This is a predicted structure of a 116-nucleotide RNA (SAM riboswitch aptamer (S box leader)) from a soil metagenome. The sequence is in RNAcentral, with records from MGnify. It matches the Rfam family "SAM riboswitch aptamer (S box leader)". The family has 457 seed sequences and 9,625 matches in Rfam 15.1. The prediction has a mean pLDDT of 81.

RNA sequence: CUUAUCAAGAAAGGCUGAGGGAUAUGGCCCGAUGAAGCCUUGACAACCUGCUGCCCGGCAUACGCCGGACGAGUAAGGUGCCAACUCCAUCCCGAUGGAAUAUCGGGACAGAUAAG
Numbered sequence: 001c002u003u004a005u006c007a008a009g010a011a012a013g014g015c016u017g018a019g020g021g022a023u024a025u026g027g028c029c030c031g032a033u034g035a036a037g038c039c040u041u042g043a044c045a046a047c048c049u050g051c052u053g054c055c056c057g058g059c060a061u062a063c064g065c066c067g068g069a070c071g072a073g074u075a076a077g078g079u080g081c082c083a084a085c086u087c088c089a090u091c092c093c094g095a096u097g098g099a100a101u102a103u104c105g106g107g108a109c110a111g112a113u114a115a116g
Base pairs, nucleotide, nucleotide: 001116002115003114004113005112006111011041012040013039014038015037019030020029021028024090025089026088027087042082044080047078048077049075050074051073052072055068056067057066058065059064086110091107092106093105094104095103096102
């Protein structure tokens, strides 16, 4: 940079000791009944990957081998993840509304994760 996903899911212990929720602003939360960080253990999750099954094609006649595609099942090997929708809003459009700094929907931007 490209593509996909982001409403689901899943915490205990030890060390430590005041912050944390990506960034900015505002809000709202979490936190001495212990934040962040590190370590250990345990979970969650099917993106990659392995296996199984189905389908197609080729070789070929060994009920086998090779390749491809699709969705399904299964496995935690590579990553990831384990408060709150990515905590919410911000910019644009639309709907409701007398109107709003209100409510709802869509998009953009930003971010996170995976694969390339």